[in-house]
RNA sequence: UGCCGAGUCCUUGACCAGAUGUCAGGGAACGGGGGACCCAAGUUGUUGGGGCGAAUCCCGCGGUGUGACCGUGAGAAGCGCAGGCUCUUUCAGCGCUAGCCCGUCAGCUAACCCCGCAGGCCGACGAAAGAGG
Numbered sequence: 001u002g003c004c005g006a007g008u009c010c011u012u013g014a015c016c017a018g019a020u021g022u023c024a025g026g027g028a029a030c031g032g033g034g035g036a037c038c039c040a041a042g043u044u045g046u047u048g049g050g051g052c053g054a055a056u057c058c059c060g061c062g063g064u065g066u067g068a069c070c071g072u073g074a075g076a077a078g079c080g081c082a083g084g085c086u087c088u089u090u091c092a093g094c095g096c097u098a099g100c101c102c103g104u105c106a107g108c109u110a111a112c113c114c115c116g117c118a119g120g121c122c123g124a125c126g127a128a129a130g131a132g133g
Base pairs, nucleotide, nucleotide: 002121003120004119008028009027010026011025012024013023014022015021030116031115032114033113034112039107048105049102050101051100052099056076057075059073060072061071062070063069077097078096079095080094081093085132086131087130088129089128090127091126
């Protein structure tokens, strides 16, 4: 200067020499969950079930004699990046496909209720079309 992500902004009080800091509150924006009629579904059974998130599925090989599981290779699907004002699309290129939570329970769902507002990163690597400013 930028990137992933909802994860930003405003405000009150206290602490402090002071503060753009820390703590405790409030609000806005953004994000998520629960929750009727109707509709949908026959639901559950240890083979539980469900949520956030792009992060799922399938095949080959090995760990092995089977399964789960682990490692590895490739593919499909999904996601992100530079192109340096922003957005959308196409081709090519590079990368990711994790982790965590609820606790036996939740379809959709108006009113209504509840929760989050973090964390982590890097390096100059393209070609086109359209719209806006």
c-di-AMP riboswitch aptamer (ydaO/yuaA leader) from a soil metagenome, 133 nucleotides, folded computationally.